This is a predicted structure of a 153-nucleotide RNA (FMN riboswitch aptamer (RFN element)) from Virgibacillus necropolis. RNAcentral holds the sequence, with entries from Rfam and Ribocentre. The coordinates come from a structure-prediction model, not an experiment, and the mean pLDDT is 80.
RNA sequence: UAAUUCCUUCGGGGUCGGGUGAAAUUCCCAAUCGGCGGUGAUGAAGUAUCUUGCUUCUUAGUCCGUGACCCGUGCGGUUAUUCCUAUAACCAAGCGGUGGAUCUGGUGAAACUCCAGAGCCGACAGUUAAAGUCUGGAUGGGAGAAGGGAUUU
Numbered sequence: 001u002a003a004u005u006c007c008u009u010c011g012g013g014g015u016c017g018g019g020u021g022a023a024a025u026u027c028c029c030a031a032u033c034g035g036c037g038g039u040g041a042u043g044a045a046g047u048a049u050c051u052u053g054c055u056u057c058u059u060a061g062u063c064c065g066u067g068a069c070c071c072g073u074g075c076g077g078u079u080a081u082u083c084c085u086a087u088a089a090c091c092a093a094g095c096g097g098u099g100g101a102u103c104u105g106g107u108g109a110a111a112c113u114c115c116a117g118a119g120c121c122g123a124c125a126g127u128u129a130a131a132g133u134c135u136g137g138a139u140g141g142g143a144g145a146a147g148g149g150a151u152u153u
Stems, first nucleotide, its partner, number of pairs: 002152009015030001017029003031133002033122002035066004043057005061120002070097004076091006102118005124136003
């Protein structure tokens, strides 16, 4: 330096104010939020050179992927019945599937990422009335991030 494996910790934000109504943080006006990895012409620091550069950190909700939810499959497990082999219910690793949204102008060699403007999007269940923002599954799961141990190189 690299690979494999194990452990620990961390790992999501948001309805101000008003209208209608019997009833809405759900409708209407308005407000407000943006997981994780990658890319990257932003910004900062360092360094080298005649010039071009190089290194580190940093820059996308809407680009490329990906997680939560849901569906299929079901390694494995729990419970009940049966009584040794099956049946039923439930949980569930891994794998597969479904699943949203961006344009215009500017600069420039190059921009869906920079600058300016205007848009757009957001699981499921619940609810005196339709939810990105309330309540719930969830003291759950999780992409991944940081640190440490072991073995090999």